The RNA shown here (transfer RNA) has 73 nucleotides and comes from marine actinobacterium PHSC20C1. The organism belongs to Actinomycetes, within Bacteria. The coordinates come from a structure-prediction model, not an experiment, and the mean pLDDT is 81. The sequence is in RNAcentral, with records from ENA, GtRNAdb, MGnify and Rfam. It matches the Rfam family "tRNA". The family's RNA type in Rfam is transfer RNA.
Formats: sequence, structure tokens, C1' cells
RNA sequence: GCGCCCGUAGCUCAGCGGAUAGAGCAAUUGACUACGGAUCAAUAGGCCGGGGGUUCAAAUCCCUCCGGGCGCA
Repeated sequence: GCGCCCGUAGCUCAGCGGAUAGAGCAAUUGACUACGGAUCAAUAGGCCGGGGGUUCAAAUCCCUCCGGGCGCA
């Protein structure tokens, strides 16, 4: 330099044009317990890597940039 893949919650991921963007773990609060752990209940946490475009409508499609991984040279 070229090609392919990935970037969504603190972490690991789902979502593949239309619902208020979800799950597990973690966190916080409460219940339980002598205390802790486990268990149960609840709560908070994201404008989806940045910008632009297409569309009535974009996390999702297109372009570009940034970051990460793999391959080729």
C1' cells in the first nucleotide's frame, strides 16, 4: 500500500430499514442472613466510533475519516 472483518451499557454480546435499542455479567437499593456469600425483587446505566448522504423512516443501506484484528505484498 491492497483486501476482508469488527466498533452498540463498566465488560461480553444480540439486534440485519419501522415498538420506548435489549440480554447476561458487573453496579446500586431493598428482602433474606448473627455477618458475609448464594438466592429473590427493584433501580440506574446507551442519542449505537466521528462526519456526510439515501429514505416518509437508518444502530441497520452508501461514501469518507478514526480506532482495532486477520491476510497479501